Bacterial RNase P class A from a Pseudomonadales bacterium, 408 nucleotides, folded computationally. Its Rfam family is "Bacterial RNase P class A". Rfam classes the family as a ribozyme. Its mean pLDDT, the model's own confidence on a scale to 100, is 78.
C1' cells in the first nucleotide's frame, strides 16, 4: 500500500423567528373550602311582665351578601428548564406489574435439546467441547436417542432392508460337445479310458463398470479358479477397563473381523420447562336520562289473571340507597436506570463508592419558516416498563487482528 475479518460509536451542524407538549416560579381572573370582621332577613333568650302581642337595645343561632387572609383546582400571560430511536419497528421469545383461577399430584398440548457458567428470566449472552468452511484473522451448525416400536425413500437401477446379480471376471467342482496325444480292445470302420486344450451350461463372485442422495467399512499386501475381513498391517467402527478434565469430551490399552445403512424442524422415546388474560390490565371519584331496591303518601280510573266478585300483580307522587354509562383522577414513569472510578472474574457478569434525573401525550406534542456551512443527510416515530432476538438503514469515525506485496 492492497485485500479481509471482528468489535465499539455517530446518525447533519450553527444562529434567528413563530408555534406544540410537560414540569417549576411569579402575576391576574374565576370556582370551591376554611378562618376573621361587617351588613341584612328570620328565629330564640334577656329586656318584662299576672298573661299575650309589638317596639328600642344586648347576646346567641341559621341563611345570604361583601371585604381581608390562607389553601385547592381551572384559565390566561411572563420567565426558566426538559422533550423520540438505534432500531421507538416485527410482536418472535423471556421477565416485572395487574386482575382472575389454584390443596397436592398426574396426564395431554406446546416449547427447549453437546457441556459448564452468567442472569429476575430466556429459545439470550459468555467460555469450552465436537463437526464443517477458510492459507489465516475468523465464520457457520436444531449438536440428545435409529441394538424400544411404527412409518418413509419419487426417478433411475439387477438389487433400497430377514439385500441383490445387469455388464464384467471366473468356471476350481459337476456336466454336454469339438480337436490333439497316449494306452487297451478290435469285426480294422472304430470303441473305451486317461491327459491336455477349447466352446457352452449348472454354478461361483461382489474386486471393476453402470444406476442412485445412499449399494452392508477404507487403503495396501497376501490369498484364490476368480474373488471376498478369507488372513494380516494401518485407519475407521463396536465393546470393556485405564489416564486427564467439574463436564461435554480427548488420549491410550485390550478385545471383536465388522454385527448395528439413512431419515426423529416423521410419529415416537428420554431429560428439562410451562396456569390464563393483558395498561382497552386494574383501582378510585362520579352527572343527566332510563332502569333497580327500601321506606312514606295516595288507594281513584285503567290493564292482566278469571265466566263473574273478592283477591293478587302492574300502574301515581316523594325521599333515600346501591350498581353501571358519559366524563375525570390514578396506574405513568426513579428504573433489574445512565455515567465515572475501584475491586473480583479468561469472559458474560457481579460487588462497592461517587454523581446525574434524561418524553409521559390521550385526537394524541417533539414541528414550521429563514439565513448560513458541509461530506447535502438513510431506515424510520414513543403509548405500562425492562432484558433479548430478528428485520430495515445514505454516509461517517475509532480500535484490535489476519493475509499478500514492497522498503528499511
Nucleotide at each position: 500500500a492492497g485485500a479481509g475479518u471482528c468489535g465499539g460509536c455517530c446518525g447533519g451542524g450553527c444562529a434567528g423567528u413563530c408555534g406544540c407538549u410537560c414540569g417549576g416560579u411569579c402575576a391576574c381572573u374565576c370556582u370551591c373550602c376554611a378562618c376573621a370582621g361587617g351588613c341584612a332577613c328570620g328565629c330564640c333568650g334577656c329586656g318584662a311582665u299576672c298573661g299575650c302581642a309589638c317596639c328600642a337595645g344586648c347576646g346567641g343561632c341559621c341563611u345570604g351578601c361583601c371585604u381581608g387572609c390562607g389553601g385547592u383546582g381551572a384559565g390566561u400571560g411572563a420567565c426558566c428548564g426538559g422533550g423520540a430511536g438505534g432500531a421507538a419497528a416485527g410482536u418472535c421469545c423471556g421477565g416485572g406489574c395487574u386482575c382472575c383461577a389454584c390443596a397436592g399430584g398426574g396426564c395431554a398440548u406446546g416449547g427447549u435439546g453437546c457441556c459448564a457458567g452468567g442472569u429476575a428470566a430466556c429459545g439470550c449472552c459468555u467460555g469450552g467441547g465436537g463437526g464443517g468452511c477458510g492459507c489465516g484473522a475468523g465464520c457457520c451448525c436444531a449438536c440428545g436417542g435409529a441394538a424400544a416400536g411404527u412409518g418413509c425413500a419419487a426417478c433411475a437401477g439387477a438389487a433400497a432392508g430377514c439385500a441383490a446379480a445387469c455388464c464384467g471376471c471366473c468356471g476350481a467342482u459337476g456336466u454336454c460337445g469339438g480337436c490333439c496325444g497316449c494306452a487297451u480292445c478290435u469285426c480294422c470302420g472304430g470303441a473305451u479310458g486317461c491327459g491336455g486344450u477349447u466352446g457352452g451350461c449348472a454354478g461361483g463372485u461382489a474386486a471393476g463398470g453402470g444406476u442412485g442422495a445412499a449399494a452392508g467399512g477404507g487403503u495396501g499386501c497376501g490369498g484364490u479358479a476368480a474373488g471376498a475381513g478369507c488372513g494380516c498391517a494401518c485407519c475407521g467402527c463396536g465393546c470393556g477397563g485405564c489416564u486427564g478434565g467439574u463436564a461435554a469430551c480427548a488420549g491410550g490399552c485390550g478385545u471383536g473381523g465388522c454385527a448395528c445403512g439413512g431419515u426423529a424442524a416423521a410419529c415416537c422415546c428420554c431429560a428439562c420447562c410451562c396456569g390464563g388474560a393483558g395498561c382497552a390490565a386494574g383501582a378510585c371519584c362520579a352527572a343527566a336520562u332510563a332502569g333497580g331496591a327500601a321506606c312514606c303518601c295516595a288507594u281513584c280510573a285503567g290493564u292482566g289473571u278469571g265466566g263473574c266478585c273478592c283477591g293478587c300483580a302492574c300502574g301515581g307522587g316523594g325521599u333515600u340507597c346501591g350498581g353501571g354509562u358519559a366524563g375525570g383522577u390514578c396506574g405513568c414513569u426513579a428504573g433489574a436506570g445512565g455515567c465515572g472510578c475501584g475491586c473480583g472474574g479468561u469472559g458474560a457478569c457481579g460487588c462497592g463508592c461517587g454523581u446525574c434525573c434524561c418524553a409521559g401525550a390521550u385526537g394524541a406534542a417533539u414541528g414550521a419558516c429563514u439565513g448560513u456551512c458541509c461530506u447535502c443527510g438513510a431506515c424510520a416515530g414513543a403509548a405500562c416498563c425492562c432484558g433479548g432476538c430478528u428485520u430495515a438503514c445514505a454516509g461517517g469515525c475509532c480500535g484490535g487482528c489476519u493475509c499478500u506485496g514492497c522498503a528499511c

NCBI's taxonomy places the organism under Bacteria, Pseudomonadati, Pseudomonadota, Gammaproteobacteria, Pseudomonadales.
The gene name in the source record is rnpB.